[in-house]
RNA sequence: AAUUCGCCCUUAGAGUUUGAUUCUGGCUCAGGACGAACGCUGGCGGCGCGCCUAACACAUGCAAGUCGAACGGGACUAUGCUGGAAGAAGUUUUCGGAUGGAUUUUGGUAUAGUUUAGUGGCGGACGGGUGAGUAACACGUGAGCAACCUGCCUUCGAGAGGGGAAUAACGGCUGGAAACGGUCGCUAAUACCGCAUAAUAUACAGGAGGGACAUCCCUUUUGUAUCAAAGAUUUAUCGCUCGAAGAUGGGCUCGCGUCCGAUUAGGUAGUUGGUGAGGUAACGGCCCACCAAGCCGACGAUCGGUAGCCGGACUGAGAGGUUGAACGGCCACAUUGGGACUGAGACACGGCCCAGACUCCUACGGGAGGCAGCAGUGGGGGAUAUUGCACAAUGGGGGAAACCCUGAUGCAGCGACGCCGCGUGUGGGAAGACGGUCCUCUGGAUUGUAAACCACUGUCCCCAGGGACGAAGAUGACGGUACCUGGGGAGGAAGCUCCGGCUAACUACGUGCCAGCAGCCGCGGUAAUACGUAGGGAGCAAGCGUUGUCCGGAAUUACUGGGCGUAAAGGGAGCGUAGGCGGGAUGGCAAGUUUGGGUGUUAAAUCUACCGGCUUCAACUGGUAGUCGCACUCAAAACUGCUACUCUUGAGUGAAAUAGAAGGCAAGCGGAAUUCCUAGUGUAGCGGUGAAAUGCUUAUAUAUUUGGAAAAACACCAGUGGCCGAAGGUUGCCGCCUGGCCUGUUGCUGACUCUAAGGCACCAAUACGUGGGGAGCAAAUAGGAUUAGAUACCCUAGUAGUUCACGCCGUAAACGAUGAGGACCAAGUGUUGGGGGUGAAACCUCAGUGCUGAAGUUAACGCAGUGAGUCCUCCGCCUGGGGAGUAUGCACGCAAGUGUGAAACUCAAAGGAAUUGACGGGGGCCCGCACAAGCGGUGGAGUAUGUGGUUUAAUUCGAAGCAACGCGAAGAACCUUACCAGGCCUUGACAUGGGAUGCGAAGAUGCAGAGAUGCAUCGGAGGUCAACAUCCACACAGGUGGUGCAUGGUUGUCGUCAGCUCGUGUCGUGAGAUGUUGGGUCAAGUCCCGCAACGAGCGCAACCCUUGUGGCAUGUUGCUAACAGGAAAAGCUGAGGACUCAUGCCAGACUGCCGGUGACAAACCGGAGGAAGGCGGGAAUGACGUCAAAUCAUCAUGCCCCUUAUGGCCUGGGCUACACACGUAUUACAAUGGCGGCUACAAAGAGCAGCGAGACAGGGAUGUCGAGCGAAUCUCAUAAAAGCCGUCCCAGUUCGGAUUGGAGGCUGCAACCCGCCUCCAUGAAGUUGGAAUCGCUGAGUAAUCGUCGGAUCAGCAUGCCGCGGUGAAUACGUUACCGGGCCUUGUACUCACCGCCCGUCA
Repeated sequence: AAUUCGCCCUUAGAGUUUGAUUCUGGCUCAGGACGAACGCUGGCGGCGCGCCUAACACAUGCAAGUCGAACGGGACUAUGCUGGAAGAAGUUUUCGGAUGGAUUUUGGUAUAGUUUAGUGGCGGACGGGUGAGUAACACGUGAGCAACCUGCCUUCGAGAGGGGAAUAACGGCUGGAAACGGUCGCUAAUACCGCAUAAUAUACAGGAGGGACAUCCCUUUUGUAUCAAAGAUUUAUCGCUCGAAGAUGGGCUCGCGUCCGAUUAGGUAGUUGGUGAGGUAACGGCCCACCAAGCCGACGAUCGGUAGCCGGACUGAGAGGUUGAACGGCCACAUUGGGACUGAGACACGGCCCAGACUCCUACGGGAGGCAGCAGUGGGGGAUAUUGCACAAUGGGGGAAACCCUGAUGCAGCGACGCCGCGUGUGGGAAGACGGUCCUCUGGAUUGUAAACCACUGUCCCCAGGGACGAAGAUGACGGUACCUGGGGAGGAAGCUCCGGCUAACUACGUGCCAGCAGCCGCGGUAAUACGUAGGGAGCAAGCGUUGUCCGGAAUUACUGGGCGUAAAGGGAGCGUAGGCGGGAUGGCAAGUUUGGGUGUUAAAUCUACCGGCUUCAACUGGUAGUCGCACUCAAAACUGCUACUCUUGAGUGAAAUAGAAGGCAAGCGGAAUUCCUAGUGUAGCGGUGAAAUGCUUAUAUAUUUGGAAAAACACCAGUGGCCGAAGGUUGCCGCCUGGCCUGUUGCUGACUCUAAGGCACCAAUACGUGGGGAGCAAAUAGGAUUAGAUACCCUAGUAGUUCACGCCGUAAACGAUGAGGACCAAGUGUUGGGGGUGAAACCUCAGUGCUGAAGUUAACGCAGUGAGUCCUCCGCCUGGGGAGUAUGCACGCAAGUGUGAAACUCAAAGGAAUUGACGGGGGCCCGCACAAGCGGUGGAGUAUGUGGUUUAAUUCGAAGCAACGCGAAGAACCUUACCAGGCCUUGACAUGGGAUGCGAAGAUGCAGAGAUGCAUCGGAGGUCAACAUCCACACAGGUGGUGCAUGGUUGUCGUCAGCUCGUGUCGUGAGAUGUUGGGUCAAGUCCCGCAACGAGCGCAACCCUUGUGGCAUGUUGCUAACAGGAAAAGCUGAGGACUCAUGCCAGACUGCCGGUGACAAACCGGAGGAAGGCGGGAAUGACGUCAAAUCAUCAUGCCCCUUAUGGCCUGGGCUACACACGUAUUACAAUGGCGGCUACAAAGAGCAGCGAGACAGGGAUGUCGAGCGAAUCUCAUAAAAGCCGUCCCAGUUCGGAUUGGAGGCUGCAACCCGCCUCCAUGAAGUUGGAAUCGCUGAGUAAUCGUCGGAUCAGCAUGCCGCGGUGAAUACGUUACCGGGCCUUGUACUCACCGCCCGUCA
């Protein structure tokens, strides 16, 4: 929100499973509330609230009394009358006293007053407390009583006459400790008892009329019987008795509603009903006697557990959920249990009796008591207040009244326990102060207008004064309170939590998986916004947080409003009972439903709306209206229902016909194979496996032939195909018995239907029982293998079992993981059976069975007329994972076990579908010296070198599979050097800044010392400043100290592998996909074609360098053909540019041409031409990224650390050690060789602190002198292998050269530790190398050669980087090994298989 449409209102979510996504699903948070508690803190006021636990026990006081106008008595007071006793002043006196009587005291009596124990009346059944019990007519709601009662109160009618007998109190006696009595005697009443009177009372017997729900009720009338009473006071009244009515309060009955459990399924003997009697105010098995056998129950009886119920309260959008403090209604209870008495009312909180427990008193004989009233105490507990004031108000009891009583109530006290309100100041004020914190630190940022300071204000507060309402005539606990007025002065008044995300709010320090935090996710292992502290900030605020509980969020029990193919969830399947649901037409009824009208009720409070009150507002409070329900009634009759009648389409049935050669049951028959038996033939093996062995066999096996026996299963047809059945399931052939489906016709019945909790029967395989049977197969078992083991997989044997009969079990991934039935909703294409149709087809149709697919649906995958679509009906089932289908109980079973089926505890996930990768002892395709085919090595020896290990004062540090190990190091004797020992320095060897002093720097010499250094003597740059030197103080210097897991830069590796991405578009909810896949092709994501893709980028290729051919230009220092000169010889000279060569610029190669193949493409194969052919060779060039790869010791750098040392200087030592292990090289083991002699041919480089010709000396390393050359000019610089000649003759050698001795040379301050070279001598291992392993393919490669070169470098090269010389072999091919690329598939992996994960043990 009248309706439709539109608008408006209400309805909020987040974190967490993953590498990422989506869904399912749980956990957690943000909100609100509380009779709360705890921690920290705390100024004021108003209004509320305050034992939730032990219905535990209670000291003390109070909480129910009142009436003397019901009564007798007592006590007291006053007065009057009357006695007794004492007796003052005064008067008098004989002084003894007398008088007097004030005063005091004590009796009697009368009156008045006060008071009261007792008798009597009314009230103690209300008010107040608590929630133990109670699952019930207890409560709520609505009815009923024709089945009832009701004191006081109101109204009406009638009445109150006259008598009697007692008893408490009291008195005497007496018992007891007490409580409390006993007995005798006296006495009164509104106490008690008769009599009279009496009815509209009651009972009985009748008559008449009327009404009604069955028993009955009302009115009227006749007769008989029975029953009353009380006075008080002093005149106003209050009481008393009978009856009728009302009001109020109660009693009883009924409909509906009212928690959990079925692991509680049967319960019940006064039980259910009847008749009669009793009882009650009244009905009733309420009670009793008899009779009958009923009554309740899956619509949940009975039993068990829990609980006072409601108005309401909290929450929620609502529907709901939770709750029942305070206030109000009802109920129940009063120490526990039982009982009655009195009374109008009780089975009675502050009454009685009995019993139990407990406490107290006691003279031990007996007694007393009941806070779940108000205070208060102990106890329990996390936790809950004063032994207050007053009856002034409101209300109650009594009384005629005054009045009394009232812990009801009104108030106060305590408690931030809650809600609401107020305050803790306001304005100005920048030197942006000091201080704190942080930083990029001469300074800045922030705290922060904050403070100081100036000017104000007075709510609360303090002081003083006045002073209420509540009170109608009096009376005020609160209370000198609220409030008002005046004065004072910013004085006295802010905390708590949080700051990683959710969730508002950030830095520093400390700590270093410690200490700790945590609501969930999760933080903390040296740079923590997450711990602790500080500064700053955020939020709330006299509170703030925490804990607990409830609702919400949670659509997470789903009525509103969920699901079940794979996430949890369809029963194994059928028949069928109850129940639920149910086709078309018409009439009636009005039970349900709906609509409209009326009536009653829905207490008050609460809540909502409006209007008010308290100075405003809030809290608080007054008025009016609403308040969804229930009941009654009137009307309507569409829907459901009931009823009557009817229909045929749902369903069923009759007759007819078909398919199923696996529908079911029992019986018979058949052939092949296996095994066994007999006999024959025949001979050494058979069998079995990946390979074997166990096993069988000369007692004749296996093989083969004939015959026989037995049991089980049904080859071919045969197709992951079809048929049948409810499911399980069903297959040789034949016949018997038998169930069901389908089709056509539409005769018959006329909704007879669908589903189905319980129930009943069925149910594969295994297992079990009894008895048969037993060929093959085969759990268990045995043996043989395999293996680390192998209680397995494989093999040889083999028992239950498999088979039959009869029982039993009752479960399976019993699956389409999809319950049954019905209706509707595009198509296309197969197929089985039937009908129609055709000449045959086509085609149409019914019932099945498949595929594709539209809409729709789904989280997606998928489903899709055989639904997982759109709807209807019924049943079953689910609610996070684990524990667990476990335990226990019950049922079934012979057992095995099955069915039903939890909790404690624990986790923050578990899970579905899909996506990207990675992986696979998955698949497909392809490549690579990856294998194969070859050549040569390494691994064995010696040496060199690096590493590990060990050692050491130190053997500095780093590098660690490939991708560390002749690596950083392109060169450790000192230096280097970072290590060790010792000696020294402390603003420092080096940089910048301040101050002071100075004349004397660099350099040279001498002395001491290991040197650093110290002392001394020369020296003479510069000389205002500056510079330099010294000294002083501080900022600082310095660090090859740590962290490569804080970093930059650089580098390695996959890998020169062909990949890696983006924009727009499209597809998908999304992560993502597409492009990039596919068909070809390539070295290549190279190119072509196709395609929801179209383009682009980084890579590939190309551009650059070098090399291979030619041309052109140039021509010295290079070259020399021709010419000239020259000589012993040499481009040596003139000259030349032809050649070589050098430098530069061009050309050339592009599948351009031809043929074939291919798809008319790209491309490939072959060929021509060409120096070169399909990338001509080589180098440089390294995509996105991976490895927390390497490096803080190249350098730079954050943080940490050292600062008379972890810095700096020096000497010496060490990095060079040496039982051993590994890597990389080198030299060899020899004849393709060694040695000797002779003789050729390079390229590329380097050079002034240099290369050094040549000459001389030496046997040589080398030395002396020294030309030339800063180099196409000079030098290093003779290349070697090769070739020719000779020798050696297969040996540890004329191989090999280590090691060692001796003698020398060079560099250098220095050669001992610790360099290189030469010569003489010495002459080790080693005779081709185990398992294993490395490099290289058409190539100038592998191999081999170099007294070739270079960097580093004083010196030091077997290393590294280059140079050229000589110069092979092989590739069938891609199955497998290793690595890589693309596509696809599976996945529980994503830290990505070096993954994940299971069990045992600790």

Overview
The RNA shown here (small-subunit ribosomal RNA) has 1402 nucleotides and comes from an uncultured bacterium. The RNAcentral record of the sequence draws on ENA and SILVA.